[in-house]
RNA sequence: GAAGUGACCAAGGCGAUCGCGUCCGGACCUCGCAAGAGGCGCCGGCCGAGGAAAGUCCGAGCUCCACAGGGCAGGGUGCUGGGUAACUCCCAGCGGGAGUGAUCCCGAAGGAAAGUGCCACAGAAAGCAAACCGCCGGCGAAGUUGCCGGUAAGGGUGAAACGGUGAGGUAAGAGCUCACCAGUGCCUCCGGCGACGGAGGCAGCUCGGCAAACCCCCACCCGGAGCAAGGCCGAAUAGGGGAAGAGAGGUGGCCCGCCUCGUUUGAUUCCCGGGUUGGCCGCUCGAGCCCGCGGGCAACCGCGGGCCUAGAUAGAUGAUCGCCACCUGGGUUCGCCCAGGGACAGAACUCGGCUUACUAGGUCACUUCCGUU
RNA sequence: GUCUCCGUAGCUCAGCAGGAUAGAGCGUUCGCCUCCUAAGCGAAAGGCCGGCAGUUCGAAUCUGCCCGGAGACGCCA
Numbered sequence: 001g002a003a004g005u006g007a008c009c010a011a012g013g014c015g016a017u018c019g020c021g022u023c024c025g026g027a028c029c030u031c032g033c034a035a036g037a038g039g040c041g042c043c044g045g046c047c048g049a050g051g052a053a054a055g056u057c058c059g060a061g062c063u064c065c066a067c068a069g070g071g072c073a074g075g076g077u078g079c080u081g082g083g084u085a086a087c088u089c090c091c092a093g094c095g096g097g098a099g100u101g102a103u104c105c106c107g108a109a110g111g112a113a114a115g116u117g118c119c120a121c122a123g124a125a126a127g128c129a130a131a132c133c134g135c136c137g138g139c140g141a142a143g144u145u146g147c148c149g150g151u152a153a154g155g156g157u158g159a160a161a162c163g164g165u166g167a168g169g170u171a172a173g174a175g176c177u178c179a180c181c182a183g184u185g186c187c188u189c190c191g192g193c194g195a196c197g198g199a200g201g202c203a204g205c206u207c208g209g210c211a212a213a214c215c216c217c218c219a220c221c222c223g224g225a226g227c228a229a230g231g232c233c234g235a236a237u238a239g240g241g242g243a244a245g246a247g248a249g250g251u252g253g254c255c256c257g258c259c260u261c262g263u264u265u266g267a268u269u270c271c272c273g274g275g276u277u278g279g280c281c282g283c284u285c286g287a288g289c290c291c292g293c294g295g296g297c298a299a300c301c302g303c304g305g306g307c308c309u310a311g312a313u314a315g316a317u318g319a320u321c322g323c324c325a326c327c328u329g330g331g332u333u334c335g336c337c338c339a340g341g342g343a344c345a346g347a348a349c350u351c352g353g354c355u356u357a358c359u360a361g362g363u364c365a366c367u368u369c370c371g372u373u
Numbered sequence: 374g375u376c377u378c379c380g381u382a383g384c385u386c387a388g389c390a391g392g393a394u395a396g397a398g399c400g401u402u403c404g405c406c407u408c409c410u411a412a413g414c415g416a417a418a419g420g421c422c423g424g425c426a427g428u429u430c431g432a433a434u435c436u437g438c439c440c441g442g443a444g445a446c447g448c449c450a
Base pairs, nucleotide, nucleotide: 001369002368003367004366005365006364007363008362009361012324013323014322015321016320017319018318020048021047023045024044025043026042028039029038030037031036050344054355055354057353058352059351060350061349062226063225064224065223069256070255071254072253074222075221076220077219078218079093080092081091082090083089094107095106096105097104098103110217111216115214116213117210118209119208132155133154134151135150136149137148138147139146163181164180165179166178167177168176182206183205184203185202186201187200188199189198190197191196230281231280232279233278240272241271242270243269244268247261248260249259250258251257274449275448276447288307289306290305291304292303293302294301295300326341327340328339329338330337331336374446375445376444377443378442379441380440383399384398385397386396392430401417402416403415404414405413423439424438425437426436427435
């Protein structure tokens, strides 16, 4: 210098003018004896979006729902250890794969010698037994065919065909036997908390694959709804009409059982209508943010100090101008000058993650190659 | 805001416990029939199954993440 990998930062700053919203203080108006309440948006002041506020994909907090009991469903997760309030998240490791490498990706790989099922086409054969061509033997026939038997080395099919190489063996062959290699299972020892790794021995064991196939098994975990949760206050109207009607509701999904309401004085359901579309709480101080020290490889945890940082309700957080900073391109008298650029997007109960969208840029660490010394 | 469902030819739908070159009806185009049209008869075109990944030998179908669309849900009596 080129190419690349990983982690992180920032999401421009200052000033002026105009504008918007909550809150606080004041002025003014109305009600009230007063305390005070309401209005007006007039003046001043404080504060005013994000790294993803997003998708709503996971996990929680919070709130409500009669958790008696028994039975049955349903969903999720799946290498190990740790972190956490919890997780399908994060960290560290282990195993497999990609890359020369920094590093990245995957672990729905728990189980296919428990069951059911699937493996299209092709092929002899797709799971338990089989042979199309071939090879070998026998018999007939006779100069290349037919029948019977053996075989699975070679060819052929397929995504996948029952280990590989060599030697022995044989009529021809085959783990049929042996040596080495690869794998699997079991046993022993060593290292590790563990996943697992290493070494040695034994067994010819080499008897497919699919569980992101099952209303399959194993282990562990899980109630349901959701801030339109839920609570309080206020306003208004006709608790009106019609039809069906003996069951309906609860029992955190279903059934048993139990409980409540009801059976014509009629529960409940459906249809046609009626009113309101107001206010307050929940609502922002929280698993909170920043700094320092300590522990830990790290995720993270502990202690001490400091800070308060949007709460709108159809939804405010904006625009213009000037100067400066950053980057790109051009010019240059090397002082600068001119032009251009800045994304994705926007809170709506609140957090922890994941995923997705995206910019003018910047910093640090590392890898490979080339050049110079 | 919360929850649920859907996406296959121009339109309406099948197929979705994996094995097709993805079907059906209507529509379109062409031909036949007719004096002409409609109806009828025959034939053809038209799809990368919303997109991107993953699992698998193989994905419209199974899984994940996006994109687009639709629906339901306030309170009182």
Molecule: RNase P RNA; transfer RNA
Organism: bacterium